RNA sequence: GCCGGGGUGGCGGAAUUGGCAGACGCGCUGGACUUAAAAUCCAGUGGUGGUGACACCGUGCAGGUUCGAUCCCUGUCCUCGGCA
Repeated sequence: GCCGGGGUGGCGGAAUUGGCAGACGCGCUGGACUUAAAAUCCAGUGGUGGUGACACCGUGCAGGUUCGAUCCCUGUCCUCGGCA
């Protein structure tokens, strides 16, 4: 230099003929149980604003297509593998 895979909450990792983003696990918070703890069980858990109902933002970054983009297109950064 060329070809291909990947980048999503605090962490791992799902979601693709374009239509509710974050399933599931870990962690964390609250509770139950316990003399106390561990384990186990139950509930909650992206951010911002709002008393609230809700609203807006959010998939590496910047654009484009579209009524609508994690998904399609272009550029670019990082990373992994292959070729030279």
Molecule: transfer RNA
Organism: Patescibacteria group bacterium